Annotation:
A computed fold for a 367-nucleotide RNA from a Syntrophomonadaceae bacterium, annotated as Bacterial RNase P class A. It matches the Rfam family "Bacterial RNase P class A". About the family: Ribonuclease P (RNase P) is a ubiquitous endoribonuclease, found in archaea, bacteria and eukarya as well as chloroplasts and mitochondria. The family's RNA type in Rfam is ribozyme.
RNA sequence: CAAGCAGUCUGGGUGAUCGCGCGUACCAGAAGCUGAAAAGCGGUGCGUGAGGAAAGUCCGGGCUCCACAGGGCAGGGUGCUGGGUAACACCCAGUGGGGGCAACCCCAAGGAAAGUGCCACAGAAAUGUAAACCGCCCAGCUGUGCUGGGUAAGGGUGGAACGGUGCGGUAAGAGCGCACCGGCGGUCAGGUGACUGGCCGGCCAGGUAAACCCCACCCGGAGCAAGACCGAAUAGGGAGGCAUUGGAGUUGCCCGCUCCGCCUCCGGGUAGGUUGCUGGAGACAUCGGGUAACCGGUGUCCAAGACAGAUGAUCACCACCUUCGGAAGCGAAGGCACAGAACCCGGCUUAUAGGACUGCUUGCUGA
Numbered sequence: 001c002a003a004g005c006a007g008u009c010u011g012g013g014u015g016a017u018c019g020c021g022c023g024u025a026c027c028a029g030a031a032g033c034u035g036a037a038a039a040g041c042g043g044u045g046c047g048u049g050a051g052g053a054a055a056g057u058c059c060g061g062g063c064u065c066c067a068c069a070g071g072g073c074a075g076g077g078u079g080c081u082g083g084g085u086a087a088c089a090c091c092c093a094g095u096g097g098g099g100g101c102a103a104c105c106c107c108a109a110g111g112a113a114a115g116u117g118c119c120a121c122a123g124a125a126a127u128g129u130a131a132a133c134c135g136c137c138c139a140g141c142u143g144u145g146c147u148g149g150g151u152a153a154g155g156g157u158g159g160a161a162c163g164g165u166g167c168g169g170u171a172a173g174a175g176c177g178c179a180c181c182g183g184c185g186g187u188c189a190g191g192u193g194a195c196u197g198g199c200c201g202g203c204c205a206g207g208u209a210a211a212c213c214c215c216a217c218c219c220g221g222a223g224c225a226a227g228a229c230c231g232a233a234u235a236g237g238g239a240g241g242c243a244u245u246g247g248a249g250u251u252g253c254c255c256g257c258u259c260c261g262c263c264u265c266c267g268g269g270u271a272g273g274u275u276g277c278u279g280g281a282g283a284c285a286u287c288g289g290g291u292a293a294c295c296g297g298u299g300u301c302c303a304a305g306a307c308a309g310a311u312g313a314u315c316a317c318c319a320c321c322u323u324c325g326g327a328a329g330c331g332a333a334g335g336c337a338c339a340g341a342a343c344c345c346g347g348c349u350u351a352u353a354g355g356a357c358u359g360c361u362u363g364c365u366g367a
Stems, first nucleotide, its partner, number of pairs: 001363010012318007020049008032041003051338001055349002058347005063223004075219005080094005095109001096107004110214002115212002117208003133155002135151007163181006182204002184201007227275004237266006246260005282301008320335006
């Protein structure tokens, strides 16, 4: 220098004018509304006001209410090992497998030797101590082919054909015997463990569990529109009292009965208000433990809390990018991402213009 791998940070700045949410101080010489007051509305000043993902709502927890003795069944989830954590499907460190020359990346990665199912088409045969289409070997015969037997070595079919390669062996063959490789089982050693290594045994066993299933572990439901408190006007409910000289209805009248009225008290709901609400598995710095994730100590700090939902708009200058003009200083025009809190946290995933940086790998060149 080129190509690449892993990771971190940032993601516009300054000023002016107008405006908004929340908090706080004041309201004086002026003004208003409600109220007995306090206070609220309002006004002025000051402070403060989105993100790395606030997103998707996909996992996990806190918190709240409901349910719940304990155990089991059913259902769902997770699935190599060890660790971290409040917890996780997350993270860290390893193991095994796969990819890359490498840095490094990817993996739903328990059990198929418990049982069941499935394996289309093709093929003789798709799992049974099965299977003979061609071929090979042997025998027979009515002899150039047919029949019977042996053979899974060769051909052919298939994603997959019952361990692979080679030598021996044999009529031809075959773990039938042997060497090496692979698998399985046993054993010894190392490791907390996944697993790894040595030795022994021809033991040779198809695939599929994101098919049923088996094994191990985990799991109540609903969600801040959770939940708690206050609570009108008006309407309605209940209890008591008053009036019963009233009105209406019940047959024209009388009695009786029912409804209507006023006052006091009680409790429920609606509108609305308060709370939950932002001080927390908190942020930053530093020290210690740990390979790391992470944990612990000390110090400092407090950083939006709305409820139709504020965090904005306009202008100027600057920064950055692109295009055009110019010999150049420079000038002009255009652009400047994804997106936006709503109870709070830990993750994952997805979107993202531009900019800054660190470590590592391979190749080339120079000293």

The coordinates come from a structure-prediction model, not an experiment, and the mean pLDDT is 78. Taxonomically the source falls in Syntrophomonadaceae (Bacteria, Bacillati, Clostridia, Eubacteriales). It was read from a public genome assembly, where an Rfam model found it.